[in-house]
RNA sequence: GGAGUAUCACAGGCGGCCGCGGGCGGCGCUUCGUGCGCGGCCUGAGGAAAGUCCGAGCUCCAUAGGGCAGGGUGCUGGGUAACGCCCAGCGGGAGCGAUCCCAGGGAAAGUGCAACAGAAAGCAAACCGCCUUGGGCGCAAGCUCGAGGUAAGGGUGAAACGGUGCGGUAAGAGCGCACCAGCGGGGGCGGCGACGCCUCCGGCUAGGUAAACCCCACCCGGAGAAAGACCGAAUAGGGGACGAUGAGGUGGCCCGCCUCGCUUGAGUCCCGGGUAGGUCGCUUGAGGCGCGCGGAGACGCGCGUCCCAGAGAAAUGGUCGCCGCGGAGCGAUCCGACAGAACUCGGCUUAUGAGGUACUCCGGCA
Numbered sequence: 001g002g003a004g005u006a007u008c009a010c011a012g013g014c015g016g017c018c019g020c021g022g023g024c025g026g027c028g029c030u031u032c033g034u035g036c037g038c039g040g041c042c043u044g045a046g047g048a049a050a051g052u053c054c055g056a057g058c059u060c061c062a063u064a065g066g067g068c069a070g071g072g073u074g075c076u077g078g079g080u081a082a083c084g085c086c087c088a089g090c091g092g093g094a095g096c097g098a099u100c101c102c103a104g105g106g107a108a109a110g111u112g113c114a115a116c117a118g119a120a121a122g123c124a125a126a127c128c129g130c131c132u133u134g135g136g137c138g139c140a141a142g143c144u145c146g147a148g149g150u151a152a153g154g155g156u157g158a159a160a161c162g163g164u165g166c167g168g169u170a171a172g173a174g175c176g177c178a179c180c181a182g183c184g185g186g187g188g189c190g191g192c193g194a195c196g197c198c199u200c201c202g203g204c205u206a207g208g209u210a211a212a213c214c215c216c217a218c219c220c221g222g223a224g225a226a227a228g229a230c231c232g233a234a235u236a237g238g239g240g241a242c243g244a245u246g247a248g249g250u251g252g253c254c255c256g257c258c259u260c261g262c263u264u265g266a267g268u269c270c271c272g273g274g275u276a277g278g279u280c281g282c283u284u285g286a287g288g289c290g291c292g293c294g295g296a297g298a299c300g301c302g303c304g305u306c307c308c309a310g311a312g313a314a315a316u317g318g319u320c321g322c323c324g325c326g327g328a329g330c331g332a333u334c335c336g337a338c339a340g341a342a343c344u345c346g347g348c349u350u351a352u353g354a355g356g357u358a359c360u361c362c363g364g365c366a
Stems, first nucleotide, its partner, number of pairs: 001362008010353001012323007020044005026038004046338001050349002053347005058224004065255004070220005075089005091102004105215002110213002112209002127154002129150009162180006181205001183202008228280004238271005246260004287306008325336004
């Protein structure tokens, strides 16, 4: 100097003028209604506010139990309010490396799927071959038909039912043996654990896929801020059907439970009519920042300090000047990302500008 990996914080600053939203005051006028006017101080859009993918807080059903179906997660140990998130590790994989990615077990419980090629892709299979044997043709070499054995050699394929070597056989084959790999099991040691290392035995070997159905373990009420609560106003206290072994109870079904009601009838459904106003919810929080301690880390504890949007059809702006960073240009000068709160918070994912720090690899110089 180049190429990369991981991580951290920022998202321009200052000032003048004018204009908006919220909070707290003050002064004056006043029809005394808090109505009007003027001024001051504080404050006002993100790291993703985005996606609506997860988890919760909160509100309502509601007093809310059990089961089935359904859904989610899936190595181990921790963190957290919780999570499908985060941290550390184990196993496997990619990379020269810093690092990054993946995820339970079962395919011999059963069912299913896999194009083409190939004889054959779940119990097998014989295309070319090899061996034994019977017949026919032929001088011979050999050709042809049949029976039996075979899967070592060749071919197809991503994958063909362990690999290499020796023996054995009519020819072969784990048929036998040695070594290795795989599978199953015993013992010892280390670790909280997932697992790892060492050693011994066995049989001869059981493609892939379960983010296919399935089996196993753990978890899960529902709806949703247009949630919901209160005040006020208006209308037609309207009409009809069902209705007692009834009706209702926030995803479906069943059991249980609860509430209302039983013809003077609860509730459900249908038709028709009226209203759509105001206030709250609405921002003090699993909150931010600083310091210390504990921990490998996620994070936890303690002390101190701060209040940092709450619009209501949607405010947070416009303009001028100076400065800063990056890029283009000889210079004047020009350009500067993704993008805007709507109940709140913890995550994940996606989009994006220029930087800091540490580490890895390559090249060069001293």